A computed fold for a 329-nucleotide part of an RNA from a mouse gut metagenome, annotated as large-subunit ribosomal RNA, domain IV. The coordinates come from a structure-prediction model, not an experiment, and the mean pLDDT is 85.
Context: one part of a larger RNA
RNA sequence: GUGUUGUUAAGGAACUCGGCAAAAUGACCCCGUAACUUAGGGAUAAGGGGAGCCAGCGAGAGCUGGCCACAGAGAAGAGGCUCAAGCGACUGUUUAGCAAAAACACAGGUUUCCGCGAAACCGAAAGGUGAAGUAUGGGAGCUGACACCUGCCCGGUGCCGGAAGGUCAAAAGGAGAGGUUAGGGUUUAGGCCCGAAGCUUUGAAUUCAAGCCCCGGUAAACGGCGGCCGUAACUAUAACGGUCCUAAGGUAGCGAAAUUCCUUGUCAGGUAAGUUCUGACCCGCACGAAAGGUGUAACGAUUUGAGCACUGUCUCGACAACACGCCCG
Numbered sequence: 001g002u003g004u005u006g007u008u009a010a011g012g013a014a015c016u017c018g019g020c021a022a023a024a025u026g027a028c029c030c031c032g033u034a035a036c037u038u039a040g041g042g043a044u045a046a047g048g049g050g051a052g053c054c055a056g057c058g059a060g061a062g063c064u065g066g067c068c069a070c071a072g073a074g075a076a077g078a079g080g081c082u083c084a085a086g087c088g089a090c091u092g093u094u095u096a097g098c099a100a101a102a103a104c105a106c107a108g109g110u111u112u113c114c115g116c117g118a119a120a121c122c123g124a125a126a127g128g129u130g131a132a133g134u135a136u137g138g139g140a141g142c143u144g145a146c147a148c149c150u151g152c153c154c155g156g157u158g159c160c161g162g163a164a165g166g167u168c169a170a171a172a173g174g175a176g177a178g179g180u181u182a183g184g185g186u187u188u189a190g191g192c193c194c195g196a197a198g199c200u201u202u203g204a205a206u207u208c209a210a211g212c213c214c215c216g217g218u219a220a221a222c223g224g225c226g227g228c229c230g231u232a233a234c235u236a237u238a239a240c241g242g243u244c245c246u247a248a249g250g251u252a253g254c255g256a257a258a259u260u261c262c263u264u265g266u267c268a269g270g271u272a273a274g275u276u277c278u279g280a281c282c283c284g285c286a287c288g289a290a291a292g293g294u295g296u297a298a299c300g301a302u303u304u305g306a307g308c309a310c311u312g313u314c315u316c317g318a319c320a321a322c323a324c325g326c327c328c329g
Base pairs, nucleotide, nucleotide: 001324002323003322004321005320006319007318008317010315011314014313019310028050029049030048031047036041038145052067053066054065055064056063057062068072080308081307082306083305084304085303086302087300088299092104093103108143109142110141111140112139113138114137120129121128122127146295147294148293149292151225152224153223156222157221158218159217160216161215162214165213166212167211171207172206176202177201178200179199180198183194184193185192186191226244227243228242229241230240253287254284265281266280267279268278269277
């Protein structure tokens, strides 16, 4: 000097990003226990008290007195608590080796597909899973207990339904056209012209499915949910009016929020002092209703703020034990 422990006057979080770490609480018995609540809980809430040995008394439970000491035994055990807010209902699951969470799952909700040789999935196939199940079943998606709710838009994209019309493939069809030439015509010749059948190349009309166009439905499908101007007897503001655009212009609820840039917004509370916190306001840069909205008892090694208790975290250090380091032998 380092590590691991122990003690520490006075103060008691002044430390620090943050009470990190440590201290404190602790088993048992008795008394007592709030808000809130899904009436189960909350709850070991909180808070308060007791305890050993000896002697005497008593039938006993026990009572009284005294003494060290104070849960006294043992090698060794044992919640800190309270208030407020966010998130997630809960028990559970997870990044074996930097993340345990507000992420995943969940019961519940809802949409959709599937009538059984099911749908879906694996597999060139056979076959298998689904399932030795059968719609109170199985698959897929979203949401995520419970309570109160879940608004408007179907123009775009998707899906479902429709079938009159438009478009439309292969195929069918074979009007017509080209090539070839037996032959014919013509030429002095080379050649040129016409050209049946067959073979061959091409090919119009016409017939025709789904799809698309088209018509309708559907948002707990993908998604979307306006702008400008004016107006009230102080001012300010605008219940009101005008106008443009849209498929429709954001309803309830919530709101500087895990979302607010400006921003440490403004006001209030708490502090002597508060960029955090809580309650409000609403000017929501850029909340909003199952990518759910708002609440919510209980729960949480969750996140944030406050308090009590407690302490070497600190003021500010000190001392001790053990081990190591260093020196000498």